[in-house]
Context: one part of a larger RNA
RNA sequence: CCCUAGUUUAGGAACUCGGCAAAACAGCGGCCGUAACUUCGGGAUAAGGCCUGCCUCUAAAGCUCAGCAAUGGGUGAAGAGGCCGCAGCGAAAGAUUCCAAGCGACUGUUUAUCAAAAACAUAGGUCCCUGCUAAACCGAAAGGUGAUGUAUAGGGGCUGAUGCCUGGCCAGUGUCCGAACGUUAAGGGGCGGGGUGCAAGCUCCAAACUUAAGCGCGGAUGAACGCCGGCGAUAACUAUAAUCGUCCUAAGGUAGCGAAAUUCCUUGUCGGGUAAGUUCCGACCUGCACGAAUGGCAUAACGACUUGGAAACUGUCUCAACUAGGGACUCGGCGAAAUUGCAGGAACGGUAAAGAUGCCGUUUACCCGCGGCAAGACGAAAAGACCCCGUGAAGCUUUACUACAACUUGGCAUUGAAAUACGAUUAGAUUUGUUUAGUAUAAGUGGGAGACUUUGAAACCUCGGCGCUAGCUGAGGUGGAGUCAUUAGUGAAAUACCACUCUAAUUUGCUUUUAUUUCUAACUCUCUCGCCUGAAUCGGCGAGGAAGACAGUGUCUGGUGGGUAGUUUGACUGGGGCGGUCGCCUCCUAAAAAGUAACGGAGGCGUUUACAAAGGUUGGCUAGCUGUCGAUGGAAACGACAGUGAUAGGGCAAAGCCAUAAGCCAGCUUUACUGCAAGACAUACAAGUCGCGCAGUUGCGAAAGCAGAACUUAGUGAUCCGACAAUCCUUGAUAGUCGGGUUGAAGCUCAACGGAUAAAAGUUACUCCGGGGAUAACAGGCUUAUUGCGCCCAAGCGUCCACAGCGACGGCGCAGUUUGGCACCUCGAUGUCGGCUCACCGCAUCCUGGGGGUGAAGAAGCUCCCAAGGGUUUGGCUGUUCGCCAAUUAAAGCGGUACGCGAGCUGGGUUCAGAACGUCGUGAGACAGUUCGGUCUCCUAUCUGCCGUGGGCGUUGAAAUUUGAGAAGAUCCUUCUCUAGUACGAGAGGACCGAGAAGGAUAAACCUCUCGUGAAUGAGUUGUCCUGCCAAGGGCAUUGCUCAGUAGCGACGUUUAGUUUGGAUAAACGCUGAAAGCAUAUAAGCGUGAAGCCGUCUUCAAGAUUAGAUUUCAUUUGAGGCUCCCGGAAGACGACCGGGUAAAUAGGCUUUAGGUGUAAGCCCAGUAAUGGGUUUAGCCGAGAAGUACUAAUCAGCCGAUG
Repeated sequence: CCCUAGUUUAGGAACUCGGCAAAACAGCGGCCGUAACUUCGGGAUAAGGCCUGCCUCUAAAGCUCAGCAAUGGGUGAAGAGGCCGCAGCGAAAGAUUCCAAGCGACUGUUUAUCAAAAACAUAGGUCCCUGCUAAACCGAAAGGUGAUGUAUAGGGGCUGAUGCCUGGCCAGUGUCCGAACGUUAAGGGGCGGGGUGCAAGCUCCAAACUUAAGCGCGGAUGAACGCCGGCGAUAACUAUAAUCGUCCUAAGGUAGCGAAAUUCCUUGUCGGGUAAGUUCCGACCUGCACGAAUGGCAUAACGACUUGGAAACUGUCUCAACUAGGGACUCGGCGAAAUUGCAGGAACGGUAAAGAUGCCGUUUACCCGCGGCAAGACGAAAAGACCCCGUGAAGCUUUACUACAACUUGGCAUUGAAAUACGAUUAGAUUUGUUUAGUAUAAGUGGGAGACUUUGAAACCUCGGCGCUAGCUGAGGUGGAGUCAUUAGUGAAAUACCACUCUAAUUUGCUUUUAUUUCUAACUCUCUCGCCUGAAUCGGCGAGGAAGACAGUGUCUGGUGGGUAGUUUGACUGGGGCGGUCGCCUCCUAAAAAGUAACGGAGGCGUUUACAAAGGUUGGCUAGCUGUCGAUGGAAACGACAGUGAUAGGGCAAAGCCAUAAGCCAGCUUUACUGCAAGACAUACAAGUCGCGCAGUUGCGAAAGCAGAACUUAGUGAUCCGACAAUCCUUGAUAGUCGGGUUGAAGCUCAACGGAUAAAAGUUACUCCGGGGAUAACAGGCUUAUUGCGCCCAAGCGUCCACAGCGACGGCGCAGUUUGGCACCUCGAUGUCGGCUCACCGCAUCCUGGGGGUGAAGAAGCUCCCAAGGGUUUGGCUGUUCGCCAAUUAAAGCGGUACGCGAGCUGGGUUCAGAACGUCGUGAGACAGUUCGGUCUCCUAUCUGCCGUGGGCGUUGAAAUUUGAGAAGAUCCUUCUCUAGUACGAGAGGACCGAGAAGGAUAAACCUCUCGUGAAUGAGUUGUCCUGCCAAGGGCAUUGCUCAGUAGCGACGUUUAGUUUGGAUAAACGCUGAAAGCAUAUAAGCGUGAAGCCGUCUUCAAGAUUAGAUUUCAUUUGAGGCUCCCGGAAGACGACCGGGUAAAUAGGCUUUAGGUGUAAGCCCAGUAAUGGGUUUAGCCGAGAAGUACUAAUCAGCCGAUG
């Protein structure tokens, strides 16, 4: 020193994030007594108060024992009297309580190993699904769970007892419903077309039409996912707005609550509580960003929950002390670990990859241990978890991409028979057909002169169909004999009648699609019965029943599809993210060749122009501005003149260029051509740029000539892929076709523009791996914009007056405390805020000291100069630093030291994993927003450093006494009284200088006093065991508990200290005094002057290697010392001190200061507990004295020299 315990004066939470920890009352029992609130059960052992031992007496009820019973004994509440102690539940064990708030109703559950909670669960509520072969779930299936259950049942979601309630919105998303319509796959269908072939045929493409779910479309639905506005104006003070206007919306937040687990601003404002309240409680409402089953509000009871307050209590604290045990230390035995480049391992200043034991300089330092402390060794440990990076990983999410399971849809197969109905095709039958003209409703063509009629003509009536409204036609009735054609006429065509055909329709039959219904025989039955079977359930068979061509299954097909899976989710970047940017052109930067970077400064492009050109050519022309003048006419229209000279114009940016014009106008035109191409520019490549000349063919020009677009530089996209056009190309036996090749042009905001794919977003605080100090957060470094401080100038303020005190506009510095910038050490780890502990330094001084000025009367101030010796408070709030507040004070300084200090402590904050609120997000999740909770490793320190303490050697052999080079410490302040109510002042007030008294804080020493401890000691006492019993004792129960306490140790106690005074000075003030006949404190000279400096004071100190001095002793007759032994108010061990028989060193013994408090035994009194006497007894006695009884016996070693 640590751990575990005990006690503590005065105070009593002042400690601290927080009463953490500890303490304590109550406790078991008895009697009394208990509030608000309440779900009437609780709350409640609420709270609070009193009692409790022993002895004697009385002794109820009940129970029990003996007894036949009477009765007696035991137990027993209660009552009365008495006795002792500090204390009677005497030890042990055994709730602290209250007030108020939040959250959750409750008991319960949870992160085994950092979170026990407000999280989960819960009963209750509600919604959805499910009719039994149930839904749901597991499984590939068989099969199983559900359930041997059946809607009062089962499954799923949300909410979360109870009470009062649960508002508006169906636009979006989801779910459910919907016989129409649109769209829609396979299949059906097959107009039409391609290839081939003589053809038949084969083959390919394929339109209309048909056709499901889904989607679209319509509706419903919120205790489904969810959502629930803005602006302006208005009342007779002001303020506010019941009110009005307007815009938007699917609808604009109702009740209730509200600075809240939600409020940023914010410590909102007011009230309460406190001396003081960032917390807490009650209100207000300005709700950044409450709000109604992701439930709202309230709520008794409950909670190892969270928050505030109070009582009690205390070593949590002021402020620490003592004690016990176990470690640590010494000795003996046994004997690890991490770590370790090498070590002969100092301080300061500097330097250095920017914080040095190791480099440079200076200083300090004889050699070596032991016990301690932790400031450093960017200590150890763990290839940093934060941050960034990786075309790393993984988990999770979704309206990322792409698949798949699953579910679902239709076709076909398994798969059969009928009926009906709407269609389709085909065959038959029957009808149908109106331009005009014409009798009149002429379908076309052909034949044709007769046809029909008692087997009932015309006409009429009734009913039906068609219809161009004129009529045609069918059925029935009446009727009882005619009607039509030929002819004529009209017309393109002529009617009677017959045949074939067309249009449209009706009807019948066959085939067929679809739909509905029926059947039974496939298939199915987790329905019944029987048999196998001697077996309840399986299986097979048989019989019956149900269902039934459905279902199921297979295959093709459309849809849904984070249920599952695989992946993607850019780079630059003064860290990353957010923002911005990404290709091309022009200019500047760019440093007079070219080129040249930045998240440097400025702008543009992703085209345009085609026959009435902005192209070619030939010919011609010259703008613009200013001035003067000129009808309307003006600043600008047009004209004339003059001046100027490219300022104009060149489709568009800028630059360069352009008058011989490249600008403007006109004529004719298409070279905005084909095939090449010497040679250059530029250049990593790929791309890109210019182009003499040749051939062909054109245009313009008389010609020379010019022309392969545009004054030039932007106007863009590789490869693959498929399609298109052309094609003397081409394999496949041949021919053809198809396919391929070649050439050409087109298809990409592939704009992240040299383009990863046809096709791609997020999240991680549950995270992981590999790397980085190539890159952020802390600290250091550099810098110093910012910050702080100072100086210069002096406009102005200050009645007057720039400068008592201030000082604008500006300027110049210093510092390295802020916020930053940079990214230099450290990412194979430099622990981060605040507090505690302990500090050291600077001075730009808060106080105290000395001075100058004052707008200094005094007192009190303001300002400046000197000065770092000492000092610089306690509380309330908050994690706070800071700050505000309360009360003091002489004062409550500012900074640095890795924002000093975590191998010293704490862990409240921040910053892992849990959970909640608000907000954001579809979601996973997120938030310099909030809230509750949440492992601080090393019992051992190698080196340096520091605090102590030894050994060795040296100093000429010792012992004792010293000097002091040097070092360290200390250094403080206040109040009061006197001077003196004086100086000063109108008064109020009120000193300097000087003298004295007291006190605070700090420090040292000590234990006489006071107080604490005092596990020596003495006494009391509970329970129990033992000594056979009584008595008396002993053990254990924290030393059992309690009372008191010697020595020692200690503080709360006592004593002492700061003084005084000398020297040299600072600022400042002077004397004499020149330079400079004066003046001048200065130049020579001489003074005054501070808590500061050097002494004086205290301590250490000759390893002061410069090792000092003095005295005495010793040198063989050997000084002295050590070992060893007895001890110690000395001590870890060494050391130091005392003693060692010539001895009081320790023990013992005797006596005693002192402590406790009157022992035992006996006697007496009392029924007894108990009391009295013997007795201020007995016991103890670490202190003191005496006394050799015991032990310090004996012996050895070193030693200058001689």